[in-house]
A computed fold for a 527-nucleotide part of an RNA from Haliscomenobacter hydrossis DSM 1100, annotated as small-subunit ribosomal RNA, 5' domain. Its mean pLDDT, the model's own confidence on a scale to 100, is 85. It matches the Rfam family "Bacterial small subunit ribosomal RNA". Gene Ontology terms of the family: structural constituent of ribosome and ribosome.
Context: one part of a larger RNA
RNA sequence: GGAUGAACGCUAGCGGCAGGCCUAACACAUGCAAGUCGAGGGGCAGCAUAAAAAUAGCUUGCUAUUUUGGUGGCGACCGGCGCACGGGUGCGUAACGCGUAUGCAAUCUACCCUAUACUGAGGGAUAGCCCGGAGAAAUUCGGAUUAAUACUUCAUAGCAUUUAUGAAUCGCAUGGUUUAUAAAUUAAAGGUUACGGUAUAGGAUGAGCAUGCGUCCCAUUAGCUAGAUGGUAAGGUAACGGCUUACCAUGGCAACGAUGGGUAGGGGGCCUGAGAGGGUGGUCCCCCACACUGGUACUGAGACACGGACCAGACUCCUACGGGAGGCAGCAGUGAGGAAUAUUGGUCAAUGGGCGCAAGCCUGAACCAGCCAUGCCGCGUGAAGGAAGAAGGAUCUAUGGUUUGUAAACUUCUUUUAUUUAGGAAUAAACCUCCCGACGUGUCGGGAGCUGAAGGUACUAAAUGAAUAAGCACCGGCUAACUCCGUGCCAGCAGCCGCGGUAAUACGGAGGGUGCAAGCGUUAUCC
Numbered sequence: 001g002g003a004u005g006a007a008c009g010c011u012a013g014c015g016g017c018a019g020g021c022c023u024a025a026c027a028c029a030u031g032c033a034a035g036u037c038g039a040g041g042g043g044c045a046g047c048a049u050a051a052a053a054a055u056a057g058c059u060u061g062c063u064a065u066u067u068u069g070g071u072g073g074c075g076a077c078c079g080g081c082g083c084a085c086g087g088g089u090g091c092g093u094a095a096c097g098c099g100u101a102u103g104c105a106a107u108c109u110a111c112c113c114u115a116u117a118c119u120g121a122g123g124g125a126u127a128g129c130c131c132g133g134a135g136a137a138a139u140u141c142g143g144a145u146u147a148a149u150a151c152u153u154c155a156u157a158g159c160a161u162u163u164a165u166g167a168a169u170c171g172c173a174u175g176g177u178u179u180a181u182a183a184a185u186u187a188a189a190g191g192u193u194a195c196g197g198u199a200u201a202g203g204a205u206g207a208g209c210a211u212g213c214g215u216c217c218c219a220u221u222a223g224c225u226a227g228a229u230g231g232u233a234a235g236g237u238a239a240c241g242g243c244u245u246a247c248c249a250u251g252g253c254a255a256c257g258a259u260g261g262g263u264a265g266g267g268g269g270c271c272u273g274a275g276a277g278g279g280u281g282g283u284c285c286c287c288c289a290c291a292c293u294g295g296u297a298c299u300g301a302g303a304c305a306c307g308g309a310c311c312a313g314a315c316u317c318c319u320a321c322g323g324g325a326g327g328c329a330g331c332a333g334u335g336a337g338g339a340a341u342a343u344u345g346g347u348c349a350a351u352g353g354g355c356g357c358a359a360g361c362c363u364g365a366a367c368c369a370g371c372c373a374u375g376c377c378g379c380g381u382g383a384a385g386g387a388a389g390a391a392g393g394a395u396c397u398a399u400g401g402u403u404u405g406u407a408a409a410c411u412u413c414u415u416u417u418a419u420u421u422a423g424g425a426a427u428a429a430a431c432c433u434c435c436c437g438a439c440g441u442g443u444c445g446g447g448a449g450c451u452g453a454a455g456g457u458a459c460u461a462a463a464u465g466a467a468u469a470a471g472c473a474c475c476g477g478c479u480a481a482c483u484c485c486g487u488g489c490c491a492g493c494a495g496c497c498g499c500g501g502u503a504a505u506a507c508g509g510a511g512g513g514u515g516c517a518a519g520c521g522u523u524a525u526c527c
Base pairs, nucleotide, nucleotide: 001527002526003525004524006523007522008521009520010519013379014378015377016376017375018374019372020371021337026335027334028333030332031331032330035081036080037079040078041077043074044073047072048071049070051068052067053066054065055064056063057062058061088290089289090288097215098214099213100212101211102210103209104208107207108206112203113202114201115200116199117198118197119196120154121153122152123151130143131142132141133140134139160185161184162183163182164181165180166179167178168177169176170175190195216262217261218260223253224252225251228250229249230248231247232246233245234244235243265287266286267285268284269280270279271278272277292313293312294311295310296309315326316325317324318323343369345368346367347366351365352363353362354361355360382413383412384411385410392404393403394402395401396400418464419463420462421461422460423459427454432449433448434447435446436445437444438443439442471516472515473514474513475512476497477496478495482511483510484509485508486507492499493498
């Protein structure tokens, strides 16, 4: 000098863009953060609606009540898909964790796309509802009855799987690919027809595994290792493999640093530097790990699952003392810790996600707004003229001069900004509805209509009037900027050298000056 997720002191007009618990992965009140589908199903608690029936009041066709799922729809329930994404944090991890480059002839992949074929016949339950019981509650038990795209049996089936026997061909090895024959095994779901379901092959996407190289400090850590290293067989896995087990062998790693200890998420990047290098990993993106602590599996295409389950533990809460409930490292917010870090805000309008044919619903993702000079950038606090060089202040060699200083006053001008008034966006085009057209029955194209949280915001115009707006640090040298007064080795200053003991440009005040400026200084850290 540059830099910062900064903090502190003094000060403070505005806007744009960004950033905002670095500490206790400490504990959490409250609300919200993952639902959706009635075009899968039985149904109907609540809402709306239609008709009919009954009862009551009676004005004899009106009001009220009740009943009936008929219709729109729909709480709870069964079922499907989603909940493995998105969001958070950096505890752990020195590791194929990450980065980079390869490989899988050792693998899986829901939804999506392409292609081929199929979608036949039955069955038994169960939730809900109803009845009854236990319990303070959480919840739970028994009985009766019922549906499905829930479950299940049979049929049919091959480029599927397995086994056996051949053939052709290819490869870096294990081996791969194609094909023939025989045998065995396994599918489906319907739906008021829009949409779905099953099998197989291929693609796409995502994931898994393996390997080369790179990846902090300590040798005042020198030896480490029994599933340990390898083989055979079996099990297990989507898959290879000591991944696991039995048996056999005795290997394997290590001064090219094993093992142990400490520290740490890694990278793209960021800061600095001419570069080499050094430091760093906050915001954004990719990967990894974690979800009160430890462990376990279930479901599923995918989890060993933040807002799922079970067990153990610590902690908190409820309790009728028998027993139960919970997990903010999601968004806000609270306490605590700390030098220190924000609102218990708005909207799904856009982008994106889930479900749905769709309308739509959900979405603290996201988009916005609020707070904070935390940073960067921009603008302003007026401009031109104006010498009686005014007054006042300060100072000197003091009838006077110098300086503050064109500074002020005064004259003219401007109106960014401010205030008031008026107008007022883009972000929106899709989905959907209607009309038209093309191909030819559900797709595409064109036209019209519908939809804005931010927001009456940005922006624009007019009016008013210099009106609303400057501080901070420093002035001995380094280092730009000097005098007076006070103090008298005191009080104090100080980054280093050093100043202060009676003429202090170094302390304190004043005048003046210098630097930067809505900031300026100090502290901390890095180069």